Predicted 3D model of a 91-nucleotide RNA (c-di-GMP-I riboswitch aptamer) from a Candidatus Omnitrophota bacterium. NCBI's taxonomy places the organism under Bacteria, Pseudomonadati, Candidatus Omnitrophota. The prediction has a mean pLDDT of 77. Of the family's consensus pairs, 95% are formed in the model.
[in-house]
RNA sequence: GUGGCGGGGAGGCACACCAUGCGAAAGCAUGGGUCGCAAAGCUAGAGGGCCCUCAUGUAGCGGGCGCUACGUAGGGCAGCCAGUUGCCAGA
Numbered sequence: 001g002u003g004g005c006g007g008g009g010a011g012g013c014a015c016a017c018c019a020u021g022c023g024a025a026a027g028c029a030u031g032g033g034u035c036g037c038a039a040a041g042c043u044a045g046a047g048g049g050c051c052c053u054c055a056u057g058u059a060g061c062g063g064g065c066g067c068u069a070c071g072u073a074g075g076g077c078a079g080c081c082a083g084u085u086g087c088c089a090g091a
Base pairs, nucleotide, nucleotide: 012037013036017032018031019030020029021028022027035079041084042083043082047081048080049077050076051075052074055072056071057070058069059068060067061066
C1' cells in the first nucleotide's frame, strides 16, 4: 500500500421533584433524583431574547395605609438562540 473478515465499548452532565441553606423575588448552592443532552463544557462585557422587583421616580384610584401601570437602577436565566473551546470509537 492492497484485499478479505469482523465491527462495538468506556465514560460525562443532570429536567421535573424532594431536603437543607441563601435571596424581596427571579433564581442559586449542596445532597438525593434521572426527563433528557454529542457539547446540557465555558461565556450574561460579542450580540439577541426572556425572567424578577427589595429600592426609587411619575401617573391613576383613594381620607391614610395600600393597589395598579409605565420607567430608572439593580439582580437573574447558557437545558432559548448565539459566541467560543473541546473528548472517544468507527469510517